About this RNA:
This is a predicted structure of a 72-nucleotide RNA (transfer RNA) from a Candidatus Parcubacteria bacterium. Model confidence (mean pLDDT): 83 of 100. It matches the Rfam family "tRNA". It is annotated as a transfer RNA.
[in-house]
């Protein structure tokens, strides 16, 4: 060169066309003389970027950009 995956929350991953979710971590509260564990609760996102398709896109095409396998 050329193929094929991946890119969603601080981290690790769901979510395959109809309101963006979960664990862990983060803050606040009961609990304790105190810390942790416990239990309630709150915050935290322009789904890498850019075009198309469609009433609607995280989802589907499609360039580009980053990361990883794989052939030569």
């Nucleotide at each position: 060169g050329c193929c094929a995956g991946c890119a969603u929350a601080g981290c690790u991953c769901a979510g395959u066309g109809g309101c963006a979710g979960a664990g862990c971590a983060a803050c606040u509260g009961u609990u304790u003389u105190g810390u942790a564990a416990a239990c309630a609760g709150u915050a935290g996102g322009u789904c890498g970027c850019g075009g198309g398709u469609u009433c609607a896109a995280a989802u589907c095409c499609u360039g580009c950009u980053g990361c990883u396998g794989g052939c030569u």